[in-house]
A computed fold for a 536-nucleotide part of an RNA from an uncultured prokaryote, annotated as small-subunit ribosomal RNA, 5' domain. The coordinates come from a structure-prediction model, not an experiment, and the mean pLDDT is 84. RNAcentral holds the full RNA, with entries from ENA.
Context: one part of a larger RNA
RNA sequence: UUGAACGCUGGCGGUAUGCCUAACACAUGCAAGUCGAACGGUAACAUUUCUAGCUUGCUAGAAGAUGACGAGUGGCGGACGGGUGCGUAACGCGUAGGAAUCUGCCCAGUAGCGGGGGAUAGCCCGGAGAAAUCCGGAUUAAUACCGCAUAAGCCCUUCGGGGGAAAGCAGGGGCUCGCUCUUUCGAGAGGGACCUUGCGCUAUUGGAUGAGCCUGCGUCAGAUUAGCUUGUAGGUGGGGUAAUGGCCUACCUAGGCAACGAUCCGUAGCUGGUCUGAGAGGAUGAUCAGCCACACUGGGACUGAGACACGGCCCAGACUCCUACGGGAGGCAGCAGUGGGGAAUAUUGCGCAAUGGGGGAAACCCUGACGCAGCCACGCCGCGUGAGUGAUGAAGGCCCUAGGGUCGUAAAGCACUUUAAGUGGGGAGGAAAGGUUGUUGGUUAAUAGUUAACAGCUGUGACGUUACCCACAGAAUAAGCACCGGCUAACUCCGUGCCAGCAGCCGCGGUAAUACGGAGGGUCCGAGCGUUAAUC
Numbered sequence: 001u002u003g004a005a006c007g008c009u010g011g012c013g014g015u016a017u018g019c020c021u022a023a024c025a026c027a028u029g030c031a032a033g034u035c036g037a038a039c040g041g042u043a044a045c046a047u048u049u050c051u052a053g054c055u056u057g058c059u060a061g062a063a064g065a066u067g068a069c070g071a072g073u074g075g076c077g078g079a080c081g082g083g084u085g086c087g088u089a090a091c092g093c094g095u096a097g098g099a100a101u102c103u104g105c106c107c108a109g110u111a112g113c114g115g116g117g118g119a120u121a122g123c124c125c126g127g128a129g130a131a132a133u134c135c136g137g138a139u140u141a142a143u144a145c146c147g148c149a150u151a152a153g154c155c156c157u158u159c160g161g162g163g164g165a166a167a168g169c170a171g172g173g174g175c176u177c178g179c180u181c182u183u184u185c186g187a188g189a190g191g192g193a194c195c196u197u198g199c200g201c202u203a204u205u206g207g208a209u210g211a212g213c214c215u216g217c218g219u220c221a222g223a224u225u226a227g228c229u230u231g232u233a234g235g236u237g238g239g240g241u242a243a244u245g246g247c248c249u250a251c252c253u254a255g256g257c258a259a260c261g262a263u264c265c266g267u268a269g270c271u272g273g274u275c276u277g278a279g280a281g282g283a284u285g286a287u288c289a290g291c292c293a294c295a296c297u298g299g300g301a302c303u304g305a306g307a308c309a310c311g312g313c314c315c316a317g318a319c320u321c322c323u324a325c326g327g328g329a330g331g332c333a334g335c336a337g338u339g340g341g342g343a344a345u346a347u348u349g350c351g352c353a354a355u356g357g358g359g360g361a362a363a364c365c366c367u368g369a370c371g372c373a374g375c376c377a378c379g380c381c382g383c384g385u386g387a388g389u390g391a392u393g394a395a396g397g398c399c400c401u402a403g404g405g406u407c408g409u410a411a412a413g414c415a416c417u418u419u420a421a422g423u424g425g426g427g428a429g430g431a432a433a434g435g436u437u438g439u440u441g442g443u444u445a446a447u448a449g450u451u452a453a454c455a456g457c458u459g460u461g462a463c464g465u466u467a468c469c470c471a472c473a474g475a476a477u478a479a480g481c482a483c484c485g486g487c488u489a490a491c492u493c494c495g496u497g498c499c500a501g502c503a504g505c506c507g508c509g510g511u512a513a514u515a516c517g518g519a520g521g522g523u524c525c526g527a528g529c530g531u532u533a534a535u536c
Stems, first nucleotide, its partner, number of pairs: 001534002004532005011383005018375001019341001024339003028336003033076003038073002041069002045067003048063007083294003092219007101211002106207008114148001116146002124137005154163003168199006176193002179190004220266001222264001227257003232254008269291004273284004296317005319330004347373001349372003355369001356367004386416001388414002396407004420477001422472005430463001434458010480525001482523003485506003491520005501508002
């Protein structure tokens, strides 16, 4: 000094930590969704309207008309966040450089978003199956899919030329144009064209961020491991990749590494750091942070800007579960929790209020990240367990030379205080947002709409019986542990008699033991004290 454990003991608070062992197996719940302002729609709920029955406010039915929305198509996100340390002695990590690359969302710029088409899920019908699920038919939409046109910039080029793209949606206005419905003929309502704004889409340039690749140097132990290597070392052509390269392939050359330790074997994630030390060093790599590797074991690719993907797919294997025996389902090294292993390590808690992340125009939804609470003296820090007075030095214990000494102002008694705990009141901050109304700017034809700032009103807290403050009562509720031969602070009596025992080392014990056991007294530390383990 410790992520500690064990023994005895244990009042409170703050703060931080908590499976080091079996990368052993896992019951149960939760941990990644979201968007109806992309789409066809309507299973559930609510509103409204209509119809029927009537107990006149209920029941039944209908209508996507509205709020919304199960399942489905589509978009973005499931490559982040969270866990673990198996593997790895390696360009893995650290550090310093490099050139042959990609980069969704984000920022800035440039040019566009024209005109068409055919499907398909869902729904419906039918069939197979125990289920998981699968098959067939008919029909339908899109910001899903596919052509065509266009090409400033972009790519290729023999510099003539050639090639390649897209998607729209939503809110608003009416001088206008046009359609439908209602009409009391005044007009009103709903789509469309047009205009405008917002969000998006395509191509491309630059940036930012992230990622891939290459190189120098450094990075444990063994020589009782001395030779290793054939895609091996290099070249040319080709392939492949976002990109360089034996990365792959055909041919050619015969090289390359090694005593400055190759190869082999063992061990191990690396670092910032942490512990120790005057330093140099030594040991270590929990928590926090950066990088890497892994996700039941092994292999593989798909999708995508990004994965060869923890809670995606396929194959094989081991294991577990369901089965109608034909066939299926699963993966806690996420958070809790269970069994097992172990000397040993916690709750199947609350909340999205804050911070951050995903989706969304937003409201908002999701978030075991996170914020909190619970358990444990595991560590560190702070506080308390009272303070004053009190001598006949009480009683009692122990010792005694029998006079006395000591525990000891210690107790009792008297007079005080009330921290913390307890009870009762009050009570911040963590809250910024969001909603609504208005004003002033921007946009615009517009006092619509929308956006920015400001102002008024409203309004969101898991923790929480919060922190903190006030009041009340009463010394009341709160001390142990180890040691006392020397090292090493602290001594006597009794018991025992080389026995029982002690012990870190030296060593004690065989009849006067300051060393064993007990007692009185003393010493150290103190909500802790010792022991064990481990490092310096």